[in-house]
The RNA shown here (c-di-GMP-I riboswitch aptamer) has 86 nucleotides.
Its mean pLDDT, the model's own confidence on a scale to 100, is 87.

RNA sequence: CUCCGAUAAUAGCAAACUACUUGAAAAAGUAGGGCGCAAAGCUACGGACCUAAGGUUUUUUAAACUAUGGUGGCCGAGUUACCGAA
Numbered sequence: 001c002u003c004c005g006a007u008a009a010u011a012g013c014a015a016a017c018u019a020c021u022u023g024a025a026a027a028a029g030u031a032g033g034g035c036g037c038a039a040a041g042c043u044a045c046g047g048a049c050c051u052a053a054g055g056u057u058u059u060u061u062a063a064a065c066u067a068u069g070g071u072g073g074c075c076g077a078g079u080u081a082c083c084g085a086a
Stems, first nucleotide, its partner, number of pairs: 004084002012037002017032006035073001041079003045076003048071003054066005
């Protein structure tokens, strides 16, 4: 230094739920909260999943399809980083 990851140390993040705000929705932000996390830091590049405002089509009180909207706390990939027992 790399792999790796302690019932070590120091710091960190924050699920559900609640309140408020934004949004068509999915979801996000802030505060509380704490299920968990050794990258649960960052990037939607590949896959997966969620939503369908707008658009398209149709057999038009509606339905189907569609991301230019999302999820990095679904996985892979890329990239940066704290500590150091075995």